Transfer RNA from a Nanobdellota archaeon, 71 nucleotides, folded computationally. Its Rfam family is "tRNA". The family's RNA type in Rfam is transfer RNA. Gene Ontology term of the family: triplet codon-amino acid adaptor activity. Rfam describes the family as follows. Transfer RNA (tRNA) molecules are approximately 80 nucleotides in length.
RNA sequence: GGGCUCAUAGUUCAAUGGUAGAAUACGCCCUUGGCUGGGGUGUGGUCCGGGUUCGACUCCCGGUGAGUCCA
Numbered sequence: 001g002g003g004c005u006c007a008u009a010g011u012u013c014a015a016u017g018g019u020a021g022a023a024u025a026c027g028c029c030c031u032u033g034g035c036u037g038g039g040g041u042g043u044g045g046u047c048c049g050g051g052u053u054c055g056a057c058u059c060c061c062g063g064u065g066a067g068u069c070c071a
Base pairs, nucleotide, nucleotide: 001070002069003068004067005066006065007064010024011023012022013021018054026042027041028040029039030038031037047063048062049061050060051059
């Protein structure tokens, strides 16, 4: 320098172009004499900038970062 893959919640991961979810963590409540555990509930996110579309995590272009392969 070039090819490919990836970037989503604090963390690990889902998500046919049509309301972004789960686990875990965290806050509150219930359960207990208390802790742990269990149950309920809540907060919290699409790497950045453009484009296509009625509508974009999803498709296209550029950038940034990470991994991998070639040179």
The coordinates come from a structure-prediction model, not an experiment, and the mean pLDDT is 82. The source organism's lineage runs through Archaea, Nanobdellati and Nanobdellota. It was read from a public genome assembly.